[in-house]
The RNA shown here (Bacterial RNase P class A) has 381 nucleotides and comes from a Deltaproteobacteria bacterium. Its Rfam family is "Bacterial RNase P class A". Rfam classes the family as a ribozyme. Lineage of the source: Bacteria > Pseudomonadati > Myxococcota > Myxococcia. The model forms 94% of the base pairs in the Rfam consensus. A source record names the gene rnpB.
RNA sequence: CCAGGUAAGAGAGGCGGUCGCGGUCAGGCAUAAGCCUGACUGAGGAAAGUCCGGGCUCUAAAGGGCAUGCCGCUGGUUAAUAGCCAGAGCGAGUAAUCGCUGGAAAGCGCCACAGAAAACAAACCGCCCUGUUUUAUCAGGGUAAGGGUGAAACGGCGGGGUAAGAGCCCACCGCAGAGGGAGUGAUCCCUCUGGCACGGCAAGCCCCGGCAGGAGCAAGGCCAAAUAGGGGAACGCUUGAGGCUGGUCCCGGCCGAGUUCCCGGGUAGGCCGCUUGAGUGCGAUGGCAACAUCGCUCCCAGAGGAAUGAUCGCCAUUCUGCGUAGUUCCUGAAAAGGAGCUAUGCGGAAACAGAACCCGGCUUAUAUCUUGCCUGGCGUU
Numbered sequence: 001c002c003a004g005g006u007a008a009g010a011g012a013g014g015c016g017g018u019c020g021c022g023g024u025c026a027g028g029c030a031u032a033a034g035c036c037u038g039a040c041u042g043a044g045g046a047a048a049g050u051c052c053g054g055g056c057u058c059u060a061a062a063g064g065g066c067a068u069g070c071c072g073c074u075g076g077u078u079a080a081u082a083g084c085c086a087g088a089g090c091g092a093g094u095a096a097u098c099g100c101u102g103g104a105a106a107g108c109g110c111c112a113c114a115g116a117a118a119a120c121a122a123a124c125c126g127c128c129c130u131g132u133u134u135u136a137u138c139a140g141g142g143u144a145a146g147g148g149u150g151a152a153a154c155g156g157c158g159g160g161g162u163a164a165g166a167g168c169c170c171a172c173c174g175c176a177g178a179g180g181g182a183g184u185g186a187u188c189c190c191u192c193u194g195g196c197a198c199g200g201c202a203a204g205c206c207c208c209g210g211c212a213g214g215a216g217c218a219a220g221g222c223c224a225a226a227u228a229g230g231g232g233a234a235c236g237c238u239u240g241a242g243g244c245u246g247g248u249c250c251c252g253g254c255c256g257a258g259u260u261c262c263c264g265g266g267u268a269g270g271c272c273g274c275u276u277g278a279g280u281g282c283g284a285u286g287g288c289a290a291c292a293u294c295g296c297u298c299c300c301a302g303a304g305g306a307a308u309g310a311u312c313g314c315c316a317u318u319c320u321g322c323g324u325a326g327u328u329c330c331u332g333a334a335a336a337g338g339a340g341c342u343a344u345g346c347g348g349a350a351a352c353a354g355a356a357c358c359c360g361g362c363u364u365a366u367a368u369c370u371u372g373c374c375u376g377g378c379g380u381u
Stems, first nucleotide, its partner, number of pairs: 001377010013315007021042009044352001048363002051361005056216004068212005073087005088101005102207002107205002109201003124147002126143006155173002158170003174196001175194008220272004230263006242255005279298001281296006317350015
């Protein structure tokens, strides 16, 4: 320098002016609803999908089981997880690194097409033997080394052996069993024995182990109109409660069977829940690490179908278009042309996306830029 791997970070700007929006507080005005002024504050790494796990709330509840659902190598971590860390085995890659993970020897089921055969084995081609026969062919038998089919064919490979073959026999590897050792464990290592039995799928049922009661902030709690029901009390029904009216009391006129008050539930509406939290940043200690403990520090939207914006000026990052200048290289006799780099002027573009009770994860989307570490190749010293 090129190619790759991995772990992180920034994520579209900064400052100022003008206009505007949400929240909180203070002040002023107003009977009140509210209005005005000022200060502070106002989205993300995923706020998303709602896929997991918790907190919180209500409900049920002495406790347990069944069903159902989810999870699944081992150990750790955590409030908890399907997350994370460390490891084990197998696989991919030259490597860094990445991917996968209980049981198929409890039982059932399935294994398309092709193929003779897809699981108590079997025999299409082939090979070998016997019979008939000159041979070919045919018939009977042996065999599973070779061919063929398939995603997968009943241990692999080499030698011996044989009519041809075959764990038939032997070495090595694999597999099974026993013993010993290391490790908390997954598992690994060693020795001996056995000639080999046991194909794949559990994301088909199932078995084993573990976890989970249900519903969710429209949870849930408090305050509480108007109107219409419900319960009660008092007064009144021609000996007239009450209403309307002559401006009003008195006094008249008209209407008149109900009128007034209290209690209770629910609705509209309002308030709480609501953001100080398994919190942020820095440091120390323990631990390989995830993480834990301690100290200091900071307060960071809380509104309701929902505010967080627009514009101007200056500064700045990346990419890019056009122009100018300088410079290097190439073509050319020259003039000139082309390519690259640097500086500068004017312009353009800059992603995914949008809090709704709160956290921890995962997954998905994401223009552009930056950094650490590691691997391989080439070159130089």